[in-house]
Predicted 3D model of a 129-nucleotide RNA (FMN riboswitch aptamer (RFN element)) from an Acidimicrobiaceae bacterium. It was read from a public genome assembly, where an Rfam model found it. Its Rfam family is "FMN riboswitch aptamer (RFN element)". Rfam links the family to the GO term FMN binding. Taxonomically the source falls in Acidimicrobiaceae (Bacteria, Bacillati, Actinomycetota, Acidimicrobiales).
This record gives sequence, C1' cells and structure tokens, in this order.
RNA sequence: CACCCCUUGCAGGGUCGGGUGAAAGUCCCAACCGGCGGUACAGCCCGCGAACCCCACCACCUCGGUGAUGGGGCCGACUCAGUGAAAUUCUGAGGCCGACGGUCAUAGUCCGGAUGGGAGCAAGGACAC
Repeated sequence: CACCCCUUGCAGGGUCGGGUGAAAGUCCCAACCGGCGGUACAGCCCGCGAACCCCACCACCUCGGUGAUGGGGCCGACUCAGUGAAAUUCUGAGGCCGACGGUCAUAGUCCGGAUGGGAGCAAGGACAC
C1' cells in the first nucleotide's frame, strides 16, 4: 500500500387548514416530501437501488405455494431569465413527477410485505507487489 475478498456499523421523507359525503390523510381546493454515485451544490442531466413481471436453479412445504441465489425485462418528471471559465445542479420565476397489495371512497404522504431488501457511505481486517 491497488483491484478483488472478509467483518462490523449506518443507510427515505411527507396531507396544516378547508369542501362534498353515510363513509375520504384516497375525490375537490390547498399543504407537504425528495434514496445513492457522478457532474459547479440535481426528485425531473447520466448512471444505480427498491418495487413489479419473466426465466433458470436450489431449499422448505399443508402440494397450493413460499423463500434464497443468478440472469433478463420494466422503470416517472423542466423550462425561461440572471451570474459565471463552467450550472436542465446556484439565484429568481413559473411548471412537472412519484411501485405493488389493502381500505365503509379512487392514496407520492395512511396501513401492509418491511424488525425485510438495498444502491452506497464509514471503520477495521486479510492478501499480491
């Protein structure tokens, strides 16, 4: 003291107030929120993760499924002006987006899978040279 590897810890926020109604944090007005890496500081630029779907294989099993691993698929949304060497990232203004299942009523915000998983961050260890 590099890649890879091992261990441990950490790793997601949010409906004030009001309307309608038998019933809504789900509809309407309004309010609020923004994972990780990169890059001039980013929810909407590039990439990643989660969720969802499919395939392979393995384990469990009440034989209907459940779960682990690997691979594939799918995967939302921005403009204008200003400053500057550089910004769809800053400043100003106006916009836009948000898995699946559940629910006396349609959900980014409630409940659930989830005391889960996880991009990745930090610390420590081991190894080659």